[in-house]
Context: one part of a larger RNA
RNA sequence: GGACGAACGCUGGCGGCGUGCCUAACACAUGCAAGUCGAACGGAGUGUUUAUUUAUAAACACUUAGUGGCGAACGGGUGAGUAACGCGUAGACAACCUACCCUCUAGAUGGGGACAACACCGCGAAAGUGGUGCUAAUACUGAAUGUUGUAAUGUUAUUGCAUAAUGAUAUUACUAAAGGUGGCCUCUAUAUAAAAGCUACCGCUAGAAGAUGGGUCUGCGUCUGAUUAGCUAGUUGGUGAGAUAACAGCUCACCAAGGCAAUGAUCAGUAGCCGGUCUGAGAGGAUGAACGGCCACACUGGGACUGAGACACGGCCCAGACUCCUACGGGAGGCAGCAGUGGGGAAUCUUCCGCAAUGGACGAAAGUCUGACGGAGCAACGCCGCGUGAGUGAAGAAGGUUUUCGGAUCGUAAAGCUCUGUCUUCAAGGACGAAUGUAGAUAUUGUGAAUAAUGAUAUUUAAUGACGGUACUUGAGGAGGAAGCCACGGCUAACUACGUGCCAGCAGCCGCGGUAAUACGUAGGUGGCAAGCGUUGUCC
Numbered sequence: 001g002g003a004c005g006a007a008c009g010c011u012g013g014c015g016g017c018g019u020g021c022c023u024a025a026c027a028c029a030u031g032c033a034a035g036u037c038g039a040a041c042g043g044a045g046u047g048u049u050u051a052u053u054u055a056u057a058a059a060c061a062c063u064u065a066g067u068g069g070c071g072a073a074c075g076g077g078u079g080a081g082u083a084a085c086g087c088g089u090a091g092a093c094a095a096c097c098u099a100c101c102c103u104c105u106a107g108a109u110g111g112g113g114a115c116a117a118c119a120c121c122g123c124g125a126a127a128g129u130g131g132u133g134c135u136a137a138u139a140c141u142g143a144a145u146g147u148u149g150u151a152a153u154g155u156u157a158u159u160g161c162a163u164a165a166u167g168a169u170a171u172u173a174c175u176a177a178a179g180g181u182g183g184c185c186u187c188u189a190u191a192u193a194a195a196a197g198c199u200a201c202c203g204c205u206a207g208a209a210g211a212u213g214g215g216u217c218u219g220c221g222u223c224u225g226a227u228u229a230g231c232u233a234g235u236u237g238g239u240g241a242g243a244u245a246a247c248a249g250c251u252c253a254c255c256a257a258g259g260c261a262a263u264g265a266u267c268a269g270u271a272g273c274c275g276g277u278c279u280g281a282g283a284g285g286a287u288g289a290a291c292g293g294c295c296a297c298a299c300u301g302g303g304a305c306u307g308a309g310a311c312a313c314g315g316c317c318c319a320g321a322c323u324c325c326u327a328c329g330g331g332a333g334g335c336a337g338c339a340g341u342g343g344g345g346a347a348u349c350u351u352c353c354g355c356a357a358u359g360g361a362c363g364a365a366a367g368u369c370u371g372a373c374g375g376a377g378c379a380a381c382g383c384c385g386c387g388u389g390a391g392u393g394a395a396g397a398a399g400g401u402u403u404u405c406g407g408a409u410c411g412u413a414a415a416g417c418u419c420u421g422u423c424u425u426c427a428a429g430g431a432c433g434a435a436u437g438u439a440g441a442u443a444u445u446g447u448g449a450a451u452a453a454u455g456a457u458a459u460u461u462a463a464u465g466a467c468g469g470u471a472c473u474u475g476a477g478g479a480g481g482a483a484g485c486c487a488c489g490g491c492u493a494a495c496u497a498c499g500u501g502c503c504a505g506c507a508g509c510c511g512c513g514g515u516a517a518u519a520c521g522u523a524g525g526u527g528g529c530a531a532g533c534g535u536u537g538u539c540c
Base pairs, nucleotide, nucleotide: 001540002539003538004537006536007535008534009533010532013386014385015384016383017382018381019379020378021344026342027341028340030339031338032337035070036069037068040067041066043064044063045062046061047060048059049058050057051056077297078296079295086222087221088220089219090218091217092216093215096214097213101210103208104207105206106205107204109143111141112140118133119132120131121130122129123128149174150173151172152171153170154169155168156167157166158165159164179202180201181200182199183198184197188195190193223269224268225267230260231259232258235257236256237255238254239253240252241251242250272294273293274292275291276287277286278285279284299320300319301318302317303316322333323332324331325330350376352375353374354373358372359370360369361368362367389419390418391417392416399410400409401408402407423481425476426475427474428473429472433467438462439461440460441459442458443457444456445455446454447453484529485528486527487526488525489510490509491508495524496523497522498521499520505512506511
């Protein structure tokens, strides 16, 4: 000199863009942060209409506790642990998986029995739970078929770094499915408008291929300490078996006695890693806030279940600590999500608005949900920009300071005169972000028997904004409302007076102060930076 997620002191006009618990991975009141689908299903409730005679029945619309599907493994937070294939980089899988999505091939036959909801009867203070009975499904489950797949046994071609891989073909065994919505009468059976039929769309099953996301393995790199020198029994390897999506001591039985280490094993300490960031001419050094990638964790420790995917932050079980409720028998909870509270600390924000945009989940869609996100609020915490006026003005005014009493200086500074209107104040108008999305209409076109229906494309109309009456624009008023902080002995730009008298004090280093202190305190002046200035801390 530069830098900072900074803090402290004095001061403080505005805007834009960022940033904001670095400490206690301390404890948490309250609210919200993951739901959605009635076009999978049976009920229940409400409303309207019709039949009707009050009951009741039917149809339609809406709502939804439950069964069922998908999601909840994403998104969001934190950095405790971890010195490790954790991360970075370069590779490998002839040792692997992949829901939803895209493309293609083939199919979807015919049955059965339950369980919630509900009704009734209980138990319990509650959380909740038991029994009996009824019922539906795209829930569950035998059977059929078997393109293909898996396994075994053959034949054969091609290829490879070994085990072998890929393709064709034959036999045997095993293995699947589910319907829903809209429309129609061309076909089929009823026989005049409906279906078990046809059709469009959405789904379902098996398989192939892709895409995406993961899993595993390997080379190299990755802090300090030798005042840590030996460490290791599933340890190192083999055979066999089990387990896994998959390789492997991953696990087990048996066998062998190996394996690592001065090129630093083991132990101890510290630490999430990287892209990057800061500094530096560079080499390097330091660092890992925000943003992006990966990893790990979710009160502490352990465990599995479900599932394509978890050993799962707002799931389950067990143990522990803590908090709360209790009728003392027993229960409930987990902010390192967004706000917020207490505590700790030098120190770090609103219990705000909205799903309008972007993205995500579900849904055929309308749409619902979304503290992701978009915004606003607070803080000079940082960077950048603007303003606090401009021109003229010598009687060099008054006043202050100083003086050798002549003067000098603050100083064109002020006043005065002439202007301007950025910002501010008031008033009026008023956005972009929003149309490739959504809804309606029309036209063309695909499927179709069809002028139903539905899909695609084009044109056109309409609605939709949290921010926000904000940005911005225009008009009016009036210099009015807007400057401080530090320093002035040398380093180092900037000096005099008074007070004090080795006192009070200053100080980064040298040092200053004991009666004329340019070094302390005050005043005037001057210098530097400026909505900031100085100090402290840390890094280069």

A computed fold for a 540-nucleotide part of an RNA from an uncultured bacterium, annotated as small-subunit ribosomal RNA, 5' domain. The RNAcentral record of the full RNA draws on Greengenes and SILVA. The coordinates come from a structure-prediction model, not an experiment, and the mean pLDDT is 83. Its Rfam family is "Bacterial small subunit ribosomal RNA". Its family is annotated with structural constituent of ribosome and ribosome in the Gene Ontology.